[in-house]
Context: one part of a larger RNA
RNA sequence: GAUUGAACGCUGGCGGCAGGCCUAACACAUGCAAGUCGAGCGGUAACAGGGGAAAGCUUGCUUUCCUGCUGACGAGCGGCGGACGGGUGAGUAAUGCUUGGGAACUUGCCUUUGGGUGGGGGAUAACCACGGGAAACUGUGGCUAAUACCGCAUAACGUCUACGGACCAAAGUGUGGGAUCUUCGGACCACACGCCCAGAGAUAGGCCCAAGUGAGAUUAGCUAGUUGGUGAGGUAAUGGCUCACCAAGGCAACGAUCUCUAGCUGUUCUGAGAGGAUGAUCAGCCACACUGGGACUGAGACACGGCCCAGACUCCUACGGGAGGCAGCAGUGGGGAAUAUUGCACAAUGGGCGCAAGCCUGAUGCAGCCAUGCCGCGUGUGUGAAGAAGGCCUUCGGGUUGUAAAGCACUUUCAGUGGUGAGGAAGGUGGUGUCGUUAAUAGCGGCACCAAUUGACGUUAGCCACAGAAGAAGCACCGGCUAACUCCGUGCCAGCAGCCGCGGUAAUACGGAGGGUGCGAGCGUUAAUC
Numbered sequence: 001g002a003u004u005g006a007a008c009g010c011u012g013g014c015g016g017c018a019g020g021c022c023u024a025a026c027a028c029a030u031g032c033a034a035g036u037c038g039a040g041c042g043g044u045a046a047c048a049g050g051g052g053a054a055a056g057c058u059u060g061c062u063u064u065c066c067u068g069c070u071g072a073c074g075a076g077c078g079g080c081g082g083a084c085g086g087g088u089g090a091g092u093a094a095u096g097c098u099u100g101g102g103a104a105c106u107u108g109c110c111u112u113u114g115g116g117u118g119g120g121g122g123a124u125a126a127c128c129a130c131g132g133g134a135a136a137c138u139g140u141g142g143c144u145a146a147u148a149c150c151g152c153a154u155a156a157c158g159u160c161u162a163c164g165g166a167c168c169a170a171a172g173u174g175u176g177g178g179a180u181c182u183u184c185g186g187a188c189c190a191c192a193c194g195c196c197c198a199g200a201g202a203u204a205g206g207c208c209c210a211a212g213u214g215a216g217a218u219u220a221g222c223u224a225g226u227u228g229g230u231g232a233g234g235u236a237a238u239g240g241c242u243c244a245c246c247a248a249g250g251c252a253a254c255g256a257u258c259u260c261u262a263g264c265u266g267u268u269c270u271g272a273g274a275g276g277a278u279g280a281u282c283a284g285c286c287a288c289a290c291u292g293g294g295a296c297u298g299a300g301a302c303a304c305g306g307c308c309c310a311g312a313c314u315c316c317u318a319c320g321g322g323a324g325g326c327a328g329c330a331g332u333g334g335g336g337a338a339u340a341u342u343g344c345a346c347a348a349u350g351g352g353c354g355c356a357a358g359c360c361u362g363a364u365g366c367a368g369c370c371a372u373g374c375c376g377c378g379u380g381u382g383u384g385a386a387g388a389a390g391g392c393c394u395u396c397g398g399g400u401u402g403u404a405a406a407g408c409a410c411u412u413u414c415a416g417u418g419g420u421g422a423g424g425a426a427g428g429u430g431g432u433g434u435c436g437u438u439a440a441u442a443g444c445g446g447c448a449c450c451a452a453u454u455g456a457c458g459u460u461a462g463c464c465a466c467a468g469a470a471g472a473a474g475c476a477c478c479g480g481c482u483a484a485c486u487c488c489g490u491g492c493c494a495g496c497a498g499c500c501g502c503g504g505u506a507a508u509a510c511g512g513a514g515g516g517u518g519c520g521a522g523c524g525u526u527a528a529u530c
Base pairs, nucleotide, nucleotide: 001530002529003528004527006526007525008524009523010522013377014376015375016374017373018372019370020369021335026333027332028331030330031329032328035080036079037078040077041076043073044072047071048070049069050067051066052065053064054063055062056061057060087288088287089286096213097212098211099210100209101208102207105205106204110201111200112199113198114197115196116195117194118152120150121149127142128141129140130139131138132137158167159166160165172193173192174191175190176189177188180187181186214260215259216258221251222250223249226248227247228246229245230244231243232242233241263285264284265283266282268277269276270275290311291310292309293308294307313324314323315322316321341367343366344365345364349363350361351360352359353358380410381409382408383407390401391400392399393398414471416466417465418464419463420462424457427453429451430450431449432448433447434446435445436444437443474519475518476517477516478515479500480499481498485514486513487512488511489510495502496501
């Protein structure tokens, strides 16, 4: 000099863009953060509508009851998603990361290709009845449905094979409809969304190898599934991954083993570079989710807001037993030099579910707080010598503050008040036309046009008008380094200080004042890095 996720002191007008627990991976009150699908199913607790019955009477309203008939929908069965998104850096010096290779694998949803989607069955929640329990919850009996579950059939370009053969699947739902049939529910046909088997792709992931990736030798030897082989088991897959047997190997001064420290990288800071330091924000990977262990489900987890066991802690309890996990967003206590709102919205982008409308989304978009940083703007402009008054100094002549002020003439950025007002909106809905599908001028899908609409931010940005210099300057320093000097006070005291050093009676070095220098909504100090 540059830099910082900074802090502290003094001061503080506005805006834009960023950033904001570096400490206790300490403990957490409260709310929210993952749901959705009725176009899978049986249904109807609530709300709204329709139909029916009864009562009251104000004679067309009110109340009650029945009815899933309709819009919808609590709880339940079922499907998909809760493995993404969000947080944190405790652990990990290599099961990690970075770069470059590799072969023995899997991959829901998506794209594409070839086939199929036939016929049956038995249950079980919900519900009802009766029980247990303070609660959490739970037992027995009975009824019922499915895109839930299980057989049968079919079976190849799939799997296995001794090459003869053997084996393996599925589910329907919605919309529309001219004939035909009908138990009046539908069958049937078409389309759409699904379902099953197989091939390919894309995406995502698992595994292996090499090199690189901290410190310590005041750590020199380490190792028994250890190193290799054969066979078997296991896995999606290779492999001592596991096991039986056999051999005695394997690693190490090119630093094994042990100990300490640490998430890694793109980057970031500095520097002419080489290098040194760093790993906040943003992005990629990894690891973790109160602590330790375990598996289940699933395409994917050994799963932050799932399950089981153990432990510590907190809470409830009728003492028998139960409940919980903010390193999600806010917020609280604590720790600390120190780090924000218990905000708004799904309008946009993205995600989950759904045919869709839509619902959910503390992701995200915004707003709030903080000079924490960077950048921009302002705090007025011109004129004005009687060089006013006052202050300070003085050799008492004067000098300086100083065109500075006052005065005069202007301007109105920003802030203030009142108006006006884009863009972020693409879509979705309704209608018309046309094309495709089709038996069909239904329906569905594509395209075009028309219509009414969808904004949290928001009192938006911008623009116009109004009024008035009106509301807006400080901080550090002035002995040398280092830009900037005098007076008073003090008297080795009080104090200053980055280094050299100042202060013991004229201190440009302490304290105050006047003046000056530097930077400026900041300025200094401290800490840290180059």

This is a predicted structure of a 530-nucleotide part of an RNA (small-subunit ribosomal RNA, 5' domain) from Pseudidiomarina planktonica. Lineage of the source: Bacteria > Pseudomonadati > Pseudomonadota > Alteromonadales > Pseudidiomarina. Model confidence (mean pLDDT): 88 of 100. It matches the Rfam family "Bacterial small subunit ribosomal RNA". Its family is annotated with ribosome and structural constituent of ribosome in the Gene Ontology.